The prediction has a mean pLDDT of 79.
A computed fold for a 146-nucleotide RNA from Fictibacillus enclensis, annotated as FMN riboswitch aptamer (RFN element).
[in-house]
């Protein structure tokens, strides 16, 4: 420096205030929130200067991806069936424009929009629940190869 395997830890935020009503954090006005990886012209730092070089950093709405849901090779439990548990992989699954600057921006600046699993309940991105679960991935460590 890099490959593969293993171990440990970490790994999601948010209804102020008001209206109607018998009842709503669910409707209406209004408020608030933005997982993970990539890209990246912002910002900060580095080298003698500078840079499009190096390091860190910058997107809910671009590209990909996780949770939820559907299917599921196969494996396990079971005498067998039923049934239960796990599960590679596949599928489904939301949303952005206008103006400015510029060589270049759906990422910067300004403005105005838009989106958000399932179950429960007066209709829920924000409450309660499955979930002391799972998880994209992140950090550290060990072994191994060159």
């Nucleotide at each position: 420096u890099a490959u593969u395997u293993c171990c440990u830890u970490c790994g999601g935020g948010g209804u102020c205030g008001g209206g109607u009503g018998a009842a709503a954090u669910u409707c209406c006005c209004a408020a608030c929130c933005g997982g993970c990886g990539g890209u990246g012209a912002u910002g900060a730092g580095g080298u003698g200067u500078a840079a499009u070089c190096c390091u860190c950093u910058u997107a809910g709405u671009c590209c990909g991806u996780g949770a939820c849901c559907c299917g599921g090779a196969c494996g396990c439990u079971u005498u067998u069936u039923u049934a239960g548990c796990g599960g590679a992989c596949g599928g489904u699954g939301g949303a952005u424009c206008u103006g400015g600057u510029g060589a270049a921006a759906u990422u910067c600046c300004a403005g105005a929009g838009c989106c958000g699993a399932c179950a429960g309940u007066a209709u829920a991105g924000u409450c309660u629940g499955g979930a002391u679960g799972g998880g994209a991935g992140a950090a550290g460590g060990a072994a191994u190869g060159a």
Lineage of the source: Bacteria > Bacillati > Bacillota > Caryophanales > Fictibacillus. Its Rfam family is "FMN riboswitch aptamer (RFN element)". Gene Ontology term of the family: FMN binding.